[in-house]
RNA sequence: GUCCGAGUGGCCUAAUGGCAAGGCGUGACUCUCCUAAAGUCGAGAUUGCGGGUUCGAAUCCCGCCCCGGACG
Numbered sequence: 001g002u003c004c005g006a007g008u009g010g011c012c013u014a015a016u017g018g019c020a021a022g023g024c025g026u027g028a029c030u031c032u033c034c035u036a037a038a039g040u041c042g043a044g045a046u047u048g049c050g051g052g053u054u055c056g057a058a059u060c061c062c063g064c065c066c067c068g069g070a071c072g
Stems, first nucleotide, its partner, number of pairs: 001071005007065001010024004018055001026042005048064005
């Protein structure tokens, strides 16, 4: 340099054009003499950045950034 794949809460993983879901973690509460475990409820994402297509984009298109891989 060319090609391929990935980027989504603090972390991990879903969502293949129509309300961004779950787990861990975290906060409060219940339980307990206390802690742990267990349970209940809650907060936390403008989906890497910019633009385009569309009534509607995490998803499709273009450019860029970053990570991994292949080739040279």